[in-house]
Context: one part of a larger RNA
Molecule: small-subunit ribosomal RNA, central domain
Organism: uncultured bacterium
């Protein structure tokens, strides 16, 4: 390179838009660029390969054929691809009317708790453990009733449920907004798929600057435990955890499962919309389209399992993979304020 491959063995890029590239639906003419046929020229000899021949054989030489699978010219084909005219609606997108939801962004707003603070009742303990201490408390704690301040995160509802490209996202209410769903006609007329680079978005930590801090808690301090205990338990506790902005750009960023399209037994749940039956209505029962779970045939797979939400059957484009260790390191390069993050070897060893 020809290959073989990516759930768990090596490998799907965390997620999307989206440039150039590739790949593209039915149909008609047309061209004749890819294809296909004929012909001419040309493919130097040698060599390879067939048929003969010379050295006694053979290697070696010679003599004929053939190939030399290729270009360039020219004449034809015209299924398929491609061009270019044109036409169509099943793709794909607009238009009407819905109803659905923690999608997102801001602003206000509320009550249950915990910590605090004030005032009252009360009196000796509380707290904490496996038992203990440390701590906390007669300067009146715990506990209890009143008010009060503040900052988070919103119990029940709560689902194998929704919505979202991922990451995620859940208390009400309001404003601004994005998208998918399902009816239904009418319009565009292939506008489409994929997507190297590139753009954006990307959980917790972590940073920068300014603000906030109740609870939680890395560091950190005491207490315990132990042979030690720089842990586990325990009492404290600062960074952070919240908010604005601006950066980091990672994760077991998981379905360890790329994107799109098509085809391939059923069965049972569940969410959203329709259509039928049925009913006073809600159900129920049929059945369509879209999600989302269970189970399962065929088929696949080392097995485990997966099985119309495919890891089956097949098509298109992209990322990746190539024993282990060294090492996702090292140097160089770019990015980052920094920690560091991307790109990515090698010697050597098994």
């Nucleotide at each position: 390179c020809u290959g073989g491959g990516c759930g768990u063995a090596a490998a799907g890029a965390g997620a999307u838009c989206g440039u150039a590239g590739g790949u593209g639906g039915c149909u008609u003419a047309u061209c004749a660029a890819g294809u296909c046929g004929g012909a001419u020229g040309u493919g130097a000899a040698a060599u390879c390969c067939c048929g003969g021949g010379g050295c006694u054989c053979a290697a070696c030489c010679c003599c004929g054929g053939a190939a030399c699978u290729g270009c360039a010219u020219u004449c034809g084909a015209u299924a398929c691809u491609g061009g270019u005219a044109g036409g169509c609606u099943a793709g794909a997108g607009u238009u009407c009317g819905g109803g659905a939801g923690g999608g997102g962004g801001a602003u206000g707003c509320g009550g249950a708790a915990u910590u605090c603070c004030g005032c009252g009742u009360g009196u000796a303990g509380c707290a904490g453990u496996g038992a203990a201490a440390u701590g906390c408390g007669u300067a009146g704690a715990u506990a209890u009733g009143c008010g009060g301040a503040g900052g988070a995160a919103c119990a029940c509802c709560a689902g194998a449920g929704g919505c979202g490209a991922a990451g995620g996202c859940g208390g009400c209410a309001u404003c601004c907004u994005g998208g998918a769903c399902c009816g239904a006609u009418a319009c565009u007329g292939a506008c489409a798929c994929u997507g190297a680079g590139g753009a954006u978005c990307g959980a917790a930590a972590g940073c920068g600057u300014g603000g906030g801090u109740a609870g939680c808690a890395a560091a950190c301090a005491g207490g315990a435990u132990u042979a030690g205990a720089u842990a586990c338990c325990c009492u404290g506790g600062u960074a952070g955890u919240c908010c604005a902005c601006g950066c980091c750009c990672u994760a077991a960023a998981c379905g360890a499962u790329g994107a799109c399209a098509a085809c391939u037994a059923g069965c049972c749940g569940u969410u959203g919309c329709g259509g039928g039956u049925a009913u006073c209505g809600a159900c129920c029962c049929c059945u369509g389209c879209a999600g989302u779970g269970g189970c399962g045939c065929a088929g696949c797979u080392a097995a485990c399992g997966c099985g119309u939400u495919a890891a089956g059957u097949u098509g298109u484009c992209c990322g990746c993979c190539u024993g282990g260790g060294g090492a996702g390191u090292a140097c160089g390069g770019c990015c980052g304020c920094a920690a560091g993050g991307u790109u990515a070897a090698a010697a050597c060893u098994c």